[in-house]
Context: one part of a larger RNA
Parts: sequence; structure tokens; C1' cells
RNA sequence: CUGGGCGUAAAGCGCGUGUAAGCGGUUCGUAAAGUCAGGUGUGAAAGCCCUGGGCUCAACCCAAGAAGUGCACUUGAAACUCACGAACUGGAGUCCCGGAGAGGAAGGCGGAAUUCUCGGUGUAGAGGUGAAAUUCGUAGAUAUCGAGAGGAACAUCGGUGGCGAAAGCGGCCUUCUGGACGGUGACUGACGCUGAGACGCGAAAGCGUGGGGAGCAAACAGGAUUAGAUACCCUGGUAGUCCACGCCGUAAACGAUGGGUGCUAGGUGUCGAGGGAUUUGACCCCUGCGGUGCCGUAGCUAACGCAUUAAGCGCCCCGCCUGGGGAGUACGGCCGCAAGGCUAAAACUC
Repeated sequence: CUGGGCGUAAAGCGCGUGUAAGCGGUUCGUAAAGUCAGGUGUGAAAGCCCUGGGCUCAACCCAAGAAGUGCACUUGAAACUCACGAACUGGAGUCCCGGAGAGGAAGGCGGAAUUCUCGGUGUAGAGGUGAAAUUCGUAGAUAUCGAGAGGAACAUCGGUGGCGAAAGCGGCCUUCUGGACGGUGACUGACGCUGAGACGCGAAAGCGUGGGGAGCAAACAGGAUUAGAUACCCUGGUAGUCCACGCCGUAAACGAUGGGUGCUAGGUGUCGAGGGAUUUGACCCCUGCGGUGCCGUAGCUAACGCAUUAAGCGCCCCGCCUGGGGAGUACGGCCGCAAGGCUAAAACUC
């Protein structure tokens, strides 16, 4: 060391691609590294164990034996693992046909609404609230009609729906582009799974340079409320929110549930595409596949609950936890323009 765990008690890396490494389908053969059996040598003495003996016993001591799980050499065995050779198709992949989708990138276009500008009508209020006030308005507001400017977001469809590895993705059209799924045969022949490091992606906020700025709105100002009100409510309002390029790298990045694979009752809804049956079709019914929900058996669970989308029953690989506070902090290192991030203690204390 060999432990027990990780939905909610401490614990699944935010997500992916993949290096080393670990693990790995079916059949036959060869060899014999692991493995197993036998033999030989060695395994100092003392000690442990056994037998006998010496101090009156014992402790202690003496003699003989056994043991010494190990190592080396050698003779064999061949089920399993490894290696090598040959073969296979069920894992994995390729080709062909088909439809679904807010998957990604770029360019263009559209209407509604808010705001602003100009013009018309029109007159004394409008706005806002629990009630008000700050605020706007006779220099003509609010309301209403017309014209124009500009930015941002795309109502209805819309879903308990779809797509994506996650973050996330929603008006319409075009171009470029990724993945998944269904069907049918053919082909390759284990080409697979996981993945320490590494690399990439990564909401919002924030940062740099340059644009843009309608609405909203941290900060800020004012009005209220209140004992106070550095708030909640109201009137304003700057960063920001938007675009391009470059950083940041975090989150209740959540299903608080890592990935893969096999097995283990069902019922019901929905999305995609298929087969059968029906009169051609839609619908309905039966059936196989992939996704996404609800309910529920066995089983599991401390309970809640989970339950073929497992938190059930197995195997493989990775990550992580080990009483609370101190602390996700200090120090050091690495990264960053900064903000800060990643890694990560101890004293002390309960």
C1' cells in the first nucleotide's frame, strides 16, 4: 500500500480534440515473457519454531533439526494474459439514397415598436405614484396625422418542440460549412474505449484600440418614503449594453449526476425518418430504430427520490473527496495590460 466514497451530507475538471499510458471482439497455430508444477544450488551466525540437555525451576544458556514465503539455473505444462503468424465480422469506420433541424460563418433585405428632427391639426395640461413631488409644457407640450433620421431587438408561429460537445442558437433570402438520424446493400477488417500532461472552445461582467449609441441602464444627481434610507418607488443619467480586432477564462458553467460498453417489467406523450396492414391517401392500428418528457416494477437509496435518458446489475479508463473555521486565503511559481485567474499550505482554534 491493499479502505470507503462523489444527485442533495466533503467530493464529477465548464466542454471538447487528442499525446503518453491503462484497458480491449471471434477462431486457429507457433513460441513460452507473465502464470503453474517438479528438481538443483543458495538463502552467514544469532533470533522465531521443534526435540534433547545444563544452571534446584524459570528467565537465561548449550547441541541437533526444521523453517526461511526470496533469488538463480534447469526440466516440463499451455487454460488465461502478453508476443508473433494466419483468418473472421458481430465492435468501429467508408461508400450510396433520403428527409429533419434557432448547429456555425459571411453578405444582403424586411416590417412593427421606442426615441429624435421637420411639417399639419389642436389647447392646457402632460407625466408619474400607494399618494405625491422632482420633470416636461402657452417659446405650444401630451394627443393625433404625414415625412425623415438612427440604433437595437425580431411579436404571432413557439411547443411539455428542435439543433449543438459545452458555452449557447429564434424575422426573411443567398453563399460557404460541421454534426447527428433513417433506409439499403457493398466494402475495410479490431482500425476500438478512456485519456495524466498538452492544445482548442468557453455566458455575463471587465480590459485595450477604433467605431456606434435608439431604448435600457451600474456609478452619479434630484424627488419621495423613513426615526434614518448611502435602498426598495419616481424623474433624469454616464460607463456599459451594439460592431471590428485583440485580451480575460470565470459562473448555482446545474441534471448540483465524468466518458464508454453490455445486461435488467411495463404504460403513456412528443420529435425525426422506416416497415406492415387498410381502398390510392390522410387518420387509426401493429411493429423495428434514433432523440426528448411523464408515470411506474424489480433493484438501489439515510431519506428525498432514481428507475432501459439509472442514482439498478457488471466491466474499462479519467477526475475528485477524507471534520468545521482559518481559506480557495498567505507564500512561491505560472498566466494576465489590469482586474485578477490557476496551483495551494501552516500556525492557531472548535